[in-house]
Molecule: Bacterial RNase P class A
Organism: Gemmatimonadales bacterium
Order: sequence, then C1' cells, then structure tokens
RNA sequence: CUGGUUGAGCACGGUGGUCGCGGGUGCCGCAAGGCGCUCGAGGAAAGUCCGAGCUCCAACGGGUAGACUGCCAGGUAACGCCUGGGCGCCGAAAGGCGACGGACAGGGCCACAGAAAACAGACCGCCCACCGCGAGGUGGGUAAGGGUGAAACGGUGGGGUAAGAGCCCACCGCACCGCUGGUAACAGCGGUGGCACGGUAACCCCCAGUCGGAGCAAGGCCAAAUAGGCGGCGAGGUGUGACCCACACCGUUAUAGCCGCGGGUAGGCUGCUAGAGGUGGCCGGUGACGGCCAUCCCAGACAGAUGACCAUCUCUCCUGGAUCUCAGGAGAAACAGAACUCGGCUUACGGCUCAGCCAGCGGC
Repeated sequence: CUGGUUGAGCACGGUGGUCGCGGGUGCCGCAAGGCGCUCGAGGAAAGUCCGAGCUCCAACGGGUAGACUGCCAGGUAACGCCUGGGCGCCGAAAGGCGACGGACAGGGCCACAGAAAACAGACCGCCCACCGCGAGGUGGGUAAGGGUGAAACGGUGGGGUAAGAGCCCACCGCACCGCUGGUAACAGCGGUGGCACGGUAACCCCCAGUCGGAGCAAGGCCAAAUAGGCGGCGAGGUGUGACCCACACCGUUAUAGCCGCGGGUAGGCUGCUAGAGGUGGCCGGUGACGGCCAUCCCAGACAGAUGACCAUCUCUCCUGGAUCUCAGGAGAAACAGAACUCGGCUUACGGCUCAGCCAGCGGC
C1' cells in the first nucleotide's frame, strides 16, 4: 500500500441573525397579557420480543395442566442478555456460526431412487456343485466390488478363503474401566472388549430448572352542573301509592319543597422524570463488570413542542477565465421521531472517523 476481519465513536456540517413552537423561571401588570433568561429527540426514540423497577388485585401447602429455558463457569437488580471457556461446523488465517440434555422408557416418521430404510436384504457381480455341445438354466455360498440414496448394519491395510466375511491381526473409530490435568464443561494417556447401538426430540415424549394476573388508560388526591342515594325538617288541607282489610272510614307511612351528608362524571392536581443516571480519573479483574473520588443536571407534552428563512465559513461536483487562484451555479444526504422509567435483543439505515488483528506485495 492492497485485501480481509473485529471493535469503538459520529449523526438533517460549523457560526451568527430574524420569525415561530413546548417546559421552567425572573420582572412589570387588577387582569388579559407583555418584556427577558434558560432547557428542549435517537442510535435506534421503532418492533413491543425477553428481563426488571413502580402500582393495584389475588395468594395456606401440595399436585396436575400449560408456557419457556436447556454444554460449563462467571457478570448482573434480573434475563431467553453479556463475558470467558469447552465441543462441533465453516474459513489459509484473523475470525464467524451453533435450540449444544436424552434415541437400550415408549410411540411415530424416514419423500424420490433403490434388491433392501431397521428385530435386515440380494438387482448386477464373485465362488462351488449339477444339467446342457453351447448360449445358458437350477440349487447353494458370499457381501469384498458395482449401482441407488441425505443416510446401506464400522473404516484402511494385511492374513485367510472355493469366493468371501472382525473369521484373525495392526492402526483409526466406537463402547466400557482406570489414571492424570482442569472449579467445571471437557481433554490427554493406558487397558479391556470385539462391533453391538442407523437417523430424526425446531415430531410426540422423557429428564432438569424457571414461571400468579393486569398494566401509568397502573394507582392516589381535589372536585362542578344534571340525575340517583342517605339523614333531618315537613303546621293545616288535598291527590296518589303502600300497610290493616272482603270493601270503606279512621289511623300510620311514602311522595312534591328546604337544609345537610356521601359516592361518582366533566375538569384539575399528582404519579412525571435525580436515575440500577451522565462524564472524567484512580484501583481490582483476561473480560463482562465492580469499587472509590471528583463533577454535571440533561425533554416531560396530553391532540401532543425542536421548524422555516437569510448571511458567512468549510467540503464535494460542474461551467468559464485560465494553471494559481478567481467568478458563477448546484449539493452536503440514510433510517427515523420521545409519552412511566430502566437493562437487553431484534429489525431499518446514505455515509464518515479511529484503533486492534490476519494475509499478500514492496522498501529500510
């Protein structure tokens, strides 16, 4: 320098001005309002997929159902997240990816092709015997070779055999046992066995672990008008309903009115943003992260605010004069926008900056 890979950071460029919007606050004003100061979107504010805080409701204990998670260790308030490690796969490497417990508890499934897809089987072939002049046929042995397939009942080599075969042997694989290292996952080594035990659990299932529900429209406080509710007063008369009663009268009671109380609606306040908070330094740790000190305050709307224009600087491109700069013009962009708050994951995204590592080439 080129190519690759990993990580961190930036964000509608900077400055000034004019107008406008949301929050807070100072002054003036009886008020309406006016004049100032100050703060004002993101790395994802998104999807609402996980985990929490907070709030209300429920709640003896156990079991079942259901959902989720699933190598090991650590981090964290917690997690299905992160870090480190193991194993498997991909890559020449840096590095990347992995639902990564169990297939002798049981059930199911394994398309097409193929002879055969699971307590094996024999299409071609090979070998032996018999028949036939011969092509070939019949019976038996075999599974090394061919062919099919994602997968064919250990692999390679040798011995052996009529041909073959873990039939025997060596190495590898596998299973079991032991030792060593490691917190562990696991790895290495040694011995024994003699090959049985196909795959699929992101099919049912089994094992282990975790899990109460709803969500800031949670919840709390204040509280009109109208219409209900409760209590008190309600002289005399009248109407209507009820009690008593076969019916009526008498009697009792309710009703309109006034006063008071209470629930609740509109509306207002709160929850509401100072927090598992940001920045810097030191210390511990491989790291995720933790501890200490200093410092900062950084949106809180409720139809929902951050926008528009101008000037100038910088950068890029185009044109002209003309090789040094000048003049003019255009552009500076993607995804997207808070609504109780955090920690994650995932998804979307034009581009820029920096750093580590790997490979190749060149120079000293």